[in-house]
RNA sequence: CAGCGACAAGGGCAAACUCGCCGUGAGGCGGGGACGCAAAGCCACGGGACCCCCAGGGUCAGCCGGGCCACCGAA
Repeated sequence: CAGCGACAAGGGCAAACUCGCCGUGAGGCGGGGACGCAAAGCCACGGGACCCCCAGGGUCAGCCGGGCCACCGAA
C1' cells in the first nucleotide's frame, strides 16, 4: 500500500412505529425510538422498485452493481 473484518478499543449511523413541518405524490427534514449496519458516509452512472401535473419530470444510496472518500487493527 492492497486486501480482510474480531465476543477488540473508542465511537458512529438508525428500520418499523410515532409526533411536528414540507411535498399532488413517491418521499424528505427534525424529535422520540432501535430492527439492523464495517461504509446503513457521499454520488442516481448501470440495473431495479416507486410517484406524478406522464412526449416528460421526480423519489429511493437501509434493493443490487459501480465510482469517490474514510475510523480502528486481532487472525